[in-house]
Context: one part of a larger RNA
RNA sequence: UUGUGGUUAAGGAACUCGGCAAAUUAACCUCGUAACUUCGGGAUAAGAGGUGCCCACUUCGGUGGGCCGCAGAGAAAUGAGGGUAGCGACUGUUUACUAAAAACAUAGGUCUAUGCUAACACGUAAGUGGAAAUAUAUGGACUGACACCUGCCCGGUGCUGGAAGGUUAAGGUGGCUUGUUAUCAUGUUGCUUGCAACACGAGAAGCUUGUUAUUGAAGCCCCAGUAAACGGCGGCCGUAACUAUAACGGUCCUAAGGUAGCGAAAUUCCUUGUCGGGUAAGUUCCGACCUGCACGAAUGGUGUAACGACUUCCCUACUGUCUCGACCACAAACUCA
Numbered sequence: 001u002u003g004u005g006g007u008u009a010a011g012g013a014a015c016u017c018g019g020c021a022a023a024u025u026a027a028c029c030u031c032g033u034a035a036c037u038u039c040g041g042g043a044u045a046a047g048a049g050g051u052g053c054c055c056a057c058u059u060c061g062g063u064g065g066g067c068c069g070c071a072g073a074g075a076a077a078u079g080a081g082g083g084u085a086g087c088g089a090c091u092g093u094u095u096a097c098u099a100a101a102a103a104c105a106u107a108g109g110u111c112u113a114u115g116c117u118a119a120c121a122c123g124u125a126a127g128u129g130g131a132a133a134u135a136u137a138u139g140g141a142c143u144g145a146c147a148c149c150u151g152c153c154c155g156g157u158g159c160u161g162g163a164a165g166g167u168u169a170a171g172g173u174g175g176c177u178u179g180u181u182a183u184c185a186u187g188u189u190g191c192u193u194g195c196a197a198c199a200c201g202a203g204a205a206g207c208u209u210g211u212u213a214u215u216g217a218a219g220c221c222c223c224a225g226u227a228a229a230c231g232g233c234g235g236c237c238g239u240a241a242c243u244a245u246a247a248c249g250g251u252c253c254u255a256a257g258g259u260a261g262c263g264a265a266a267u268u269c270c271u272u273g274u275c276g277g278g279u280a281a282g283u284u285c286c287g288a289c290c291u292g293c294a295c296g297a298a299u300g301g302u303g304u305a306a307c308g309a310c311u312u313c314c315c316u317a318c319u320g321u322c323u324c325g326a327c328c329a330c331a332a333a334c335u336c337a
Stems, first nucleotide, its partner, number of pairs: 001332008010323002014321001019318001027051005036041001038145001052067006068072001080316004085311002087308002092104002108143007120129003146303004151233003156230002158226005165221003171215006179207002183202002186199006234252005261295001262292001273289005
């Protein structure tokens, strides 16, 4: 000097991002115990007192008397407590090796698919799971106890239904057409005088080339429904007998213009908004206001007892966290032998 322990005057969080760490508390018995509450809880709430040994009695639970110490749960082990707010209802789960949480799950809620050889999933298939189940069942999606609720918009996208019309593939049918040529006409040549060869032209059927008309399903266009489907939920101007504000009026646009509730919020840029509370002093915190840059209703809204190794702020107790250091023990480093 470092590490691990121990003690510490006076103060007691002045430390620090933050009481991190440490200290306090602690067992059993008796008394006592608030708000709030889903009446179960909250609760070991909080807070207060007792605890040894000897003798006598005892209903064996204790009661009375006495004795000692600084100290009687005489050591060790063994909850610090309270208040406020946020988030998540809760127990649970998670990043094996930097994240345990407000993330995931959850019971509950809703929508949707599925009538059984179910939907759906795996597999080329056979087949298997679903399920030795059968709509009070099973799959998928979202939300997330409970309480009060869950507004408006179907124009866009999606899904479901519809079938009149438009568009529309392969294919079918018909027409025209290209190529090929059985055959025929003409010409030339040859010779065995009616045949052969060659050249050119016309050209049926079939096959074939291209084109066109018609027929031709779903889909799309189209018509409806549907938002606890994906999603969306305005602007400008004027107006009241102080001023200010605008219940009111006008106008433009839209599918419809944000309802209830909440709101400087895990969301507020300006911003340390303004007011109140707490402090001597408070960018945090709590209660309000509403000017919501850019809350808002199952991408759920607002509350909420209980719960939380969650997050924020405050208080009591407590302390070497600090003012500000000091000392002790052990271990190591280091020095000498």
A computed fold for a 337-nucleotide part of an RNA from a Fidelibacterota bacterium, annotated as large-subunit ribosomal RNA, domain IV. It matches the Rfam family "Bacterial large subunit ribosomal RNA". The coordinates come from a structure-prediction model, not an experiment, and the mean pLDDT is 87.